Bacterial RNase P class A from an SAR86 cluster bacterium, 368 nucleotides, folded computationally.
The model forms 97% of the base pairs in the Rfam consensus.
Model confidence (mean pLDDT): 78 of 100.
It matches the Rfam family "Bacterial RNase P class A". By type it is a ribozyme.
Taxonomically the source falls in SAR86 cluster (Bacteria, Pseudomonadati, Pseudomonadota, Gammaproteobacteria).
RNA sequence: UGAGUUGGCCAGACAAUCGCUGUUUUCAUGUUACUUGUUAAGAUGAAGGUAGAGGAAAGUCCGGGCUCCAAAGAGCAAGGUGCCAGGUAACGCCUGGGGGGCGUAAGUCCACGGAAAGUGCAGCAGAAAAUAAACCGCCUAAACUGGAUAAUACCAGCUUAGGUAAGGGUGAAAUGGUGCGGUAAGAGCGCACCGCAUGGGUGGUAACAUUCCAUGGCAUGGUAAACCCCGCCUGGAGCAAGACCAAAUAGGAACCCUAUGGUGUGGCUCGCACUGGGUUCGGGUAGGUUGCAUGAGGUUUAUGGUGACAUAGACCCAAGAUGAAUGGUUGUCCACGACAGAACCCGGCUUAUCGGCCGACUCACAUU
Repeated sequence: UGAGUUGGCCAGACAAUCGCUGUUUUCAUGUUACUUGUUAAGAUGAAGGUAGAGGAAAGUCCGGGCUCCAAAGAGCAAGGUGCCAGGUAACGCCUGGGGGGCGUAAGUCCACGGAAAGUGCAGCAGAAAAUAAACCGCCUAAACUGGAUAAUACCAGCUUAGGUAAGGGUGAAAUGGUGCGGUAAGAGCGCACCGCAUGGGUGGUAACAUUCCAUGGCAUGGUAAACCCCGCCUGGAGCAAGACCAAAUAGGAACCCUAUGGUGUGGCUCGCACUGGGUUCGGGUAGGUUGCAUGAGGUUUAUGGUGACAUAGACCCAAGAUGAAUGGUUGUCCACGACAGAACCCGGCUUAUCGGCCGACUCACAUU
RNA backbone atom coordinates (compact mmCIF):
# COMPACT_ATOMS: atom_id res chain seq x y z
C1' U A 1 0.00 0.00 0.00
C1' G A 2 -3.73 -3.64 -1.28
C1' A A 3 -7.14 -7.63 -0.16
C1' G A 4 -9.91 -9.79 3.83
C1' U A 5 -11.99 -11.20 8.98
C1' U A 6 -14.24 -9.37 13.34
C1' G A 7 -16.17 -5.87 17.37
C1' G A 8 -18.39 -1.06 18.66
C1' C A 9 -20.87 3.97 17.69
C1' C A 10 -24.11 7.33 14.66
C1' A A 11 -28.76 7.17 11.70
C1' G A 12 -28.78 14.16 8.31
C1' A A 13 -27.10 18.76 11.38
C1' C A 14 -27.99 23.99 12.84
C1' A A 15 -31.19 28.50 13.05
C1' A A 16 -35.98 30.96 12.54
C1' U A 17 -41.31 30.65 12.17
C1' C A 18 -46.20 28.33 12.39
C1' G A 19 -48.57 23.81 14.12
C1' C A 20 -49.66 18.56 17.00
C1' U A 21 -49.78 15.13 21.79
C1' G A 22 -48.61 14.18 27.15
C1' U A 23 -47.50 16.70 31.67
C1' U A 24 -47.07 21.13 34.61
C1' U A 25 -47.52 26.76 36.12
C1' U A 26 -50.37 31.31 35.83
C1' C A 27 -54.79 34.01 34.30
C1' A A 28 -59.92 34.25 32.71
C1' U A 29 -64.90 32.08 32.14
C1' G A 30 -68.40 28.30 33.54
C1' U A 31 -70.38 23.53 35.82
C1' U A 32 -71.26 19.96 39.87
C1' A A 33 -71.08 18.65 45.09
C1' C A 34 -71.33 20.29 49.93
C1' U A 35 -69.27 22.12 55.39
C1' U A 36 -71.85 28.20 51.09
C1' G A 37 -66.40 29.75 50.22
C1' U A 38 -58.98 32.15 49.49
C1' U A 39 -63.56 24.60 49.81
C1' A A 40 -63.20 20.11 46.60
C1' A A 41 -63.50 17.97 41.68
C1' G A 42 -64.15 18.70 36.37
C1' A A 43 -64.64 21.55 31.62
C1' U A 44 -63.23 25.51 27.94
C1' G A 45 -59.86 29.33 26.30
C1' A A 46 -55.17 32.14 26.49
C1' A A 47 -49.88 32.74 27.76
C1' G A 48 -45.39 30.10 29.43
C1' G A 49 -41.94 25.71 31.07
C1' U A 50 -40.74 20.74 29.85
C1' A A 51 -40.73 15.80 27.24
C1' G A 52 -42.07 13.39 22.55
C1' A A 53 -40.58 6.37 17.70
C1' G A 54 -35.99 2.09 16.07
C1' G A 55 -31.33 -0.62 15.22
C1' A A 56 -34.24 -3.05 13.67
C1' A A 57 -40.15 -0.24 16.23
C1' A A 58 -40.49 -5.17 11.13
C1' G A 59 -41.58 -11.04 11.20
C1' U A 60 -45.27 -12.96 15.08
C1' C A 61 -40.50 -17.21 15.11
C1' C A 62 -39.10 -18.67 20.52
C1' G A 63 -38.92 -17.58 25.98
C1' G A 64 -41.17 -15.15 29.95
C1' G A 65 -43.56 -11.12 33.26
C1' C A 66 -48.72 -9.82 34.02
C1' U A 67 -54.40 -11.02 33.76
C1' C A 68 -58.26 -14.71 33.66
C1' C A 69 -60.11 -19.91 33.57
C1' A A 70 -59.37 -21.66 39.12
C1' A A 71 -61.50 -24.39 44.55
C1' A A 72 -56.93 -29.83 43.60
C1' G A 73 -54.46 -33.38 40.56
C1' A A 74 -52.41 -37.86 37.89
C1' G A 75 -51.51 -40.55 33.43
C1' C A 76 -51.55 -41.21 28.09
C1' A A 77 -51.26 -39.05 23.50
C1' A A 78 -49.16 -34.79 21.20
C1' G A 79 -45.39 -31.07 20.67
C1' G A 80 -40.40 -29.10 21.38
C1' U A 81 -35.29 -29.98 22.09
C1' G A 82 -30.63 -33.14 21.46
C1' C A 83 -21.92 -32.97 22.23
C1' C A 84 -19.93 -31.08 27.31
C1' A A 85 -19.69 -27.32 31.12
C1' G A 86 -21.49 -22.65 32.51
C1' G A 87 -24.80 -17.86 32.17
C1' U A 88 -29.89 -16.29 32.51
C1' A A 89 -36.40 -15.13 35.14
C1' A A 90 -36.41 -18.56 31.06
C1' C A 91 -35.38 -20.23 26.09
C1' G A 92 -34.88 -23.44 20.41
C1' C A 93 -30.87 -17.78 23.24
C1' C A 94 -25.71 -16.32 24.87
C1' U A 95 -20.43 -17.70 26.58
C1' G A 96 -16.40 -21.05 26.74
C1' G A 97 -14.62 -25.89 25.46
C1' G A 98 -14.78 -30.83 22.42
C1' G A 99 -15.69 -33.12 17.55
C1' G A 100 -16.58 -32.40 12.27
C1' G A 101 -16.93 -29.23 7.46
C1' C A 102 -15.00 -24.75 4.69
C1' G A 103 -10.86 -21.26 4.34
C1' U A 104 -3.36 -20.26 3.27
C1' A A 105 -4.96 -17.64 7.64
C1' A A 106 -7.58 -14.24 10.79
C1' G A 107 -12.12 -16.72 11.22
C1' U A 108 -16.84 -19.07 10.13
C1' C A 109 -20.84 -22.92 9.93
C1' C A 110 -23.17 -27.44 12.26
C1' A A 111 -30.83 -30.40 12.35
C1' C A 112 -23.63 -32.66 16.88
C1' G A 113 -27.83 -38.74 21.39
C1' G A 114 -28.60 -44.11 19.24
C1' A A 115 -27.64 -48.14 13.02
C1' A A 116 -25.08 -54.21 18.00
C1' A A 117 -33.76 -53.20 19.64
C1' G A 118 -36.80 -53.38 15.21
C1' U A 119 -38.97 -51.74 10.38
C1' G A 120 -38.20 -49.07 5.84
C1' C A 121 -35.26 -46.82 1.65
C1' A A 122 -31.07 -46.39 -2.17
C1' G A 123 -31.82 -44.71 -9.99
C1' C A 124 -28.30 -46.52 -13.79
C1' A A 125 -24.13 -49.70 -14.39
C1' G A 126 -22.55 -54.31 -12.40
C1' A A 127 -22.42 -61.46 -11.29
C1' A A 128 -23.74 -59.21 -6.86
C1' A A 129 -25.71 -53.17 -3.01
C1' A A 130 -27.39 -56.66 2.89
C1' U A 131 -30.95 -63.63 4.41
C1' A A 132 -25.41 -61.03 -1.07
C1' A A 133 -22.63 -63.18 -4.99
C1' A A 134 -19.55 -65.34 -10.22
C1' C A 135 -19.22 -61.59 -15.98
C1' C A 136 -13.82 -62.17 -17.64
C1' G A 137 -10.67 -65.26 -14.93
C1' C A 138 -7.45 -69.20 -11.69
C1' C A 139 -7.10 -74.58 -10.16
C1' U A 140 -8.55 -80.01 -10.18
C1' A A 141 -10.93 -84.54 -12.40
C1' A A 142 -13.12 -87.18 -16.55
C1' A A 143 -14.57 -87.79 -21.79
C1' C A 144 -13.51 -86.16 -26.94
C1' U A 145 -10.11 -83.87 -30.86
C1' G A 146 -5.15 -82.48 -32.42
C1' G A 147 0.31 -82.35 -31.77
C1' A A 148 4.55 -84.74 -29.92
C1' U A 149 6.52 -89.28 -27.97
C1' A A 150 9.49 -95.43 -26.22
C1' A A 151 5.09 -94.25 -23.18
C1' U A 152 -1.38 -93.87 -20.60
C1' A A 153 3.90 -88.90 -18.74
C1' C A 154 3.61 -83.65 -21.63
C1' C A 155 1.18 -79.36 -24.58
C1' A A 156 -3.28 -77.00 -26.76
C1' G A 157 -8.70 -76.68 -27.65
C1' C A 158 -13.74 -77.80 -26.20
C1' U A 159 -17.75 -79.99 -22.94
C1' U A 160 -19.36 -81.53 -18.04
C1' A A 161 -18.65 -81.65 -12.63
C1' G A 162 -16.24 -79.57 -8.35
C1' G A 163 -13.29 -75.69 -5.72
C1' U A 164 -12.18 -70.25 -5.45
C1' A A 165 -12.80 -64.68 -4.70
C1' A A 166 -6.03 -63.31 -4.72
C1' G A 167 -6.06 -60.60 -10.42
C1' G A 168 -9.40 -57.68 -14.06
C1' G A 169 -14.10 -55.17 -15.17
C1' U A 170 -18.84 -51.98 -13.35
C1' G A 171 -19.91 -48.33 -9.78
C1' A A 172 -19.99 -42.84 -5.30
C1' A A 173 -19.32 -47.25 -2.52
C1' A A 174 -17.74 -54.46 -3.79
C1' U A 175 -17.15 -56.79 2.34
C1' G A 176 -10.16 -54.43 6.05
C1' G A 177 -4.68 -52.69 3.87
C1' U A 178 0.73 -53.93 2.79
C1' G A 179 4.29 -57.83 2.91
C1' C A 180 5.85 -62.90 3.83
C1' G A 181 4.49 -68.00 4.23
C1' G A 182 1.13 -71.65 2.74
C1' U A 183 -2.23 -73.96 -1.00
C1' A A 184 -4.23 -77.94 -6.60
C1' A A 185 -5.46 -72.66 -7.14
C1' G A 186 -6.82 -69.21 -3.40
C1' A A 187 -8.67 -66.89 1.10
C1' G A 188 -6.79 -63.77 8.20
C1' C A 189 -5.85 -69.86 6.18
C1' G A 190 -1.28 -68.47 9.47
C1' C A 191 2.37 -64.58 10.89
C1' A A 192 4.44 -59.24 11.23
C1' C A 193 3.01 -54.17 10.98
C1' C A 194 -1.13 -50.80 10.25
C1' G A 195 -6.41 -50.49 10.96
C1' C A 196 -10.85 -52.12 13.99
C1' A A 197 -13.45 -53.92 18.56
C1' U A 198 -13.37 -54.65 23.89
C1' G A 199 -11.10 -53.75 28.59
C1' G A 200 -7.49 -50.93 31.30
C1' G A 201 -3.68 -46.71 32.26
C1' U A 202 -2.68 -41.25 31.86
C1' G A 203 -4.65 -35.96 31.29
C1' G A 204 -9.29 -33.31 31.72
C1' U A 205 -15.37 -31.46 36.06
C1' A A 206 -16.98 -33.40 31.27
C1' A A 207 -17.55 -33.90 26.05
C1' C A 208 -12.97 -35.99 24.58
C1' A A 209 -7.64 -36.89 23.68
C1' U A 210 -3.70 -40.45 23.90
C1' U A 211 3.51 -42.04 19.22
C1' C A 212 0.66 -46.07 26.61
C1' C A 213 -0.72 -51.54 27.84
C1' A A 214 -3.50 -56.22 27.29
C1' U A 215 -6.85 -59.49 24.65
C1' G A 216 -9.26 -60.75 20.12
C1' G A 217 -8.47 -62.79 13.44
C1' C A 218 -11.99 -59.26 14.08
C1' A A 219 -16.46 -56.78 9.94
C1' U A 220 -22.05 -57.21 6.22
C1' G A 221 -21.43 -50.82 4.67
C1' G A 222 -24.92 -46.12 4.27
C1' U A 223 -29.31 -43.53 5.77
C1' A A 224 -32.85 -41.47 11.81
C1' A A 225 -33.87 -33.06 8.42
C1' A A 226 -37.08 -41.76 7.29
C1' C A 227 -40.51 -44.41 10.94
C1' C A 228 -38.47 -45.69 15.55
C1' C A 229 -35.63 -46.02 20.56
C1' C A 230 -33.51 -42.96 24.50
C1' G A 231 -32.50 -38.33 27.70
C1' C A 232 -34.59 -33.51 29.09
C1' C A 233 -38.76 -29.87 28.90
C1' U A 234 -44.12 -28.45 28.23
C1' G A 235 -51.98 -26.59 31.17
C1' G A 236 -54.88 -23.12 28.07
C1' A A 237 -56.37 -18.33 26.32
C1' G A 238 -54.62 -13.59 25.80
C1' C A 239 -54.46 -6.09 26.97
C1' A A 240 -59.68 -7.06 21.56
C1' A A 241 -56.63 -10.37 28.83
C1' G A 242 -59.05 -8.28 32.97
C1' A A 243 -61.56 -4.52 36.52
C1' C A 244 -65.14 -0.48 37.40
C1' C A 245 -69.12 3.06 36.01
C1' A A 246 -73.17 4.37 32.87
C1' A A 247 -77.00 3.02 29.24
C1' A A 248 -80.46 -0.19 26.56
C1' U A 249 -83.52 -4.49 25.58
C1' A A 250 -87.71 -9.25 24.54
C1' G A 251 -87.46 -12.04 32.47
C1' G A 252 -88.08 -13.64 23.61
C1' A A 253 -89.42 -18.17 20.59
C1' A A 254 -88.46 -23.21 18.75
C1' C A 255 -85.67 -27.82 19.02
C1' C A 256 -82.14 -31.50 21.39
C1' C A 257 -79.57 -34.12 25.67
C1' U A 258 -81.16 -34.33 30.67
C1' A A 259 -78.54 -37.23 36.88
C1' U A 260 -76.31 -44.18 34.00
C1' G A 261 -76.81 -36.88 32.06
C1' G A 262 -74.42 -32.16 31.60
C1' U A 263 -70.61 -28.26 32.61
C1' G A 264 -65.81 -26.84 34.33
C1' U A 265 -59.99 -22.45 28.51
C1' G A 266 -56.41 -27.67 23.12
C1' G A 267 -57.39 -33.97 22.80
C1' C A 268 -58.46 -38.79 25.65
C1' U A 269 -58.88 -41.60 30.49
C1' C A 270 -59.20 -41.54 35.80
C1' G A 271 -60.13 -38.25 39.76
C1' C A 272 -62.32 -33.58 42.01
C1' A A 273 -66.10 -29.62 42.21
C1' C A 274 -70.93 -27.89 40.69
C1' U A 275 -76.05 -28.97 39.07
C1' G A 276 -77.95 -27.89 34.19
C1' G A 277 -76.13 -27.51 29.11
C1' G A 278 -76.24 -26.98 23.65
C1' U A 279 -78.11 -25.40 18.52
C1' U A 280 -81.09 -22.11 15.36
C1' C A 281 -84.09 -17.71 14.59
C1' G A 282 -85.18 -12.83 16.52
C1' G A 283 -84.39 -7.99 19.58
C1' G A 284 -81.25 -4.08 22.32
C1' U A 285 -76.53 -1.69 23.67
C1' A A 286 -71.49 -1.35 22.17
C1' G A 287 -70.19 5.08 25.73
C1' G A 288 -66.52 6.36 29.48
C1' U A 289 -62.59 5.41 33.16
C1' U A 290 -58.77 2.07 34.25
C1' G A 291 -55.23 -1.65 32.95
C1' C A 292 -51.04 2.37 30.70
C1' A A 293 -45.56 2.51 31.95
C1' U A 294 -40.75 2.45 38.39
C1' G A 295 -39.12 -1.90 35.09
C1' A A 296 -35.90 -9.43 35.49
C1' G A 297 -35.12 -0.47 33.88
C1' G A 298 -30.90 2.73 32.10
C1' U A 299 -25.81 5.09 32.66
C1' U A 300 -21.27 4.81 35.22
C1' U A 301 -17.40 3.10 38.82
C1' A A 302 -15.06 -0.84 41.69
C1' U A 303 -14.31 -6.11 42.59
C1' G A 304 -14.51 -11.35 40.80
C1' G A 305 -14.46 -14.30 36.25
C1' U A 306 -11.01 -16.53 29.82
C1' G A 307 -16.08 -15.04 28.87
C1' A A 308 -21.39 -14.71 28.84
C1' C A 309 -22.26 -12.38 33.46
C1' A A 310 -22.57 -11.62 38.92
C1' U A 311 -22.09 -8.50 43.44
C1' A A 312 -21.83 -3.60 45.56
C1' G A 313 -21.86 1.92 45.32
C1' A A 314 -23.35 6.53 42.87
C1' C A 315 -26.56 9.06 39.42
C1' C A 316 -31.09 9.18 36.21
C1' C A 317 -36.74 8.56 35.04
C1' A A 318 -36.17 9.37 28.18
C1' A A 319 -43.75 8.60 24.39
C1' G A 320 -48.38 6.70 26.25
C1' A A 321 -51.86 7.99 21.18
C1' U A 322 -57.08 5.58 20.77
C1' G A 323 -59.68 6.82 12.86
C1' A A 324 -54.44 6.78 16.08
C1' A A 325 -49.67 12.66 18.26
C1' U A 326 -43.76 14.66 16.75
C1' G A 327 -45.38 17.88 10.90
C1' G A 328 -45.09 22.22 7.25
C1' U A 329 -42.07 26.46 5.35
C1' U A 330 -37.39 29.30 4.76
C1' G A 331 -32.00 29.69 4.97
C1' U A 332 -27.05 27.56 5.68
C1' C A 333 -23.80 23.23 6.01
C1' C A 334 -22.43 18.35 4.53
C1' A A 335 -20.90 12.37 4.79
C1' C A 336 -26.42 14.30 0.09
C1' G A 337 -29.46 10.75 4.29
C1' A A 338 -31.10 3.82 2.92
C1' C A 339 -34.41 0.12 5.56
C1' A A 340 -38.22 2.26 7.72
C1' G A 341 -43.36 4.51 12.75
C1' A A 342 -44.40 2.43 19.51
C1' A A 343 -50.14 0.65 20.80
C1' C A 344 -49.37 -4.30 27.77
C1' C A 345 -44.06 -4.86 28.78
C1' C A 346 -39.35 -7.25 28.56
C1' G A 347 -34.99 -11.09 26.88
C1' G A 348 -33.58 -13.25 22.20
C1' C A 349 -33.46 -14.96 17.08
C1' U A 350 -34.36 -13.94 11.89
C1' U A 351 -35.06 -10.58 7.81
C1' A A 352 -34.28 -5.43 5.27
C1' U A 353 -30.66 -1.59 4.97
C1' C A 354 -27.58 4.37 2.30
C1' G A 355 -23.39 6.38 4.20
C1' G A 356 -19.74 7.81 7.88
C1' C A 357 -16.40 7.04 12.18
C1' C A 358 -13.32 4.15 15.79
C1' G A 359 -10.50 -0.48 17.29
C1' A A 360 -8.24 -5.40 16.92
C1' C A 361 -6.49 -9.37 13.84
C1' U A 362 -4.91 -12.27 9.06
C1' C A 363 -2.54 -12.65 4.22
C1' A A 364 0.30 -10.58 -0.01
C1' C A 365 3.86 -7.01 -1.95
C1' A A 366 7.56 -3.14 -1.38
C1' U A 367 11.15 -0.37 1.67
C1' U A 368 14.32 0.00 6.02